[in-house]
RNA sequence: AGCGGGGUAGAGCAGCGGCAGCUCGCCGGCCUCAUAAGUCGGAGGUCGAGGGUUCGAGUCCCUCCCCCGCGA
Numbered sequence: 001a002g003c004g005g006g007g008u009a010g011a012g013c014a015g016c017g018g019c020a021g022c023u024c025g026c027c028g029g030c031c032u033c034a035u036a037a038g039u040c041g042g043a044g045g046u047c048g049a050g051g052g053u054u055c056g057a058g059u060c061c062c063u064c065c066c067c068c069g070c071g072a
Stems, first nucleotide, its partner, number of pairs: 002070006010024004018055001026042005048064005
């Protein structure tokens, strides 16, 4: 070269073509003498890159990049 799996929020991961979510973390309120725990709320995403299909793409198709494995 070739084959398989993966790339989505700071971390770990979901996501039948129809508003992008969960847990932890972070920030703030409540609670406490205070901290932790608990509880309520919030911020944070050009979904690896570029094209294509479609009314509509994280999802389908093509090419490329990166990571893990197989293989020689």
Annotation: Transfer RNA from a Pseudomonadota bacterium, 72 nucleotides, folded computationally. Taxonomically the source falls in Pseudomonadota (Bacteria, Pseudomonadati). Rfam family: tRNA. Rfam classes the family as a transfer RNA. Rfam describes the family as follows. Transfer RNA (tRNA) molecules are approximately 80 nucleotides in length.